[in-house]
Annotation: A computed fold for a 77-nucleotide RNA from a Pseudobdellovibrionaceae bacterium, annotated as transfer RNA. The organism belongs to Pseudobdellovibrionaceae, within Bacteria. Its mean pLDDT, the model's own confidence on a scale to 100, is 81.

RNA sequence: GGGGGGUUAGCUUAGUUGGUUAAAGCAGCCGGCUCAUAACUGGCGGACCGUAGGUUCAAGUCCUACACCCCCUACCA
Numbered sequence: 001g002g003g004g005g006g007u008u009a010g011c012u013u014a015g016u017u018g019g020u021u022a023a024a025g026c027a028g029c030c031g032g033c034u035c036a037u038a039a040c041u042g043g044c045g046g047a048c049c050g051u052a053g054g055u056u057c058a059a060g061u062c063c064u065a066c067a068c069c070c071c072c073u074a075c076c077a
């Protein structure tokens, strides 16, 4: 060089055949419980989905380019 996979909340992940306001766990914040801490438990907030374009009535989801991470390959161009 070539091939494949990935990038979605602080972290780890889900997101069906494109179709309401993008979901969960942990972490965080406010409570309950406790003498107190932990554990357990109730609630709250938090991401426009790597970047830019395109297709579409509609894109996290499809297409293109680029960036970054991981794996394979070793002359296959």
Base pairs, nucleotide, nucleotide: 001073002072003071004070005069006068007067010026011025012024013023019057028044029043030042031041032040050066051065052064053063054062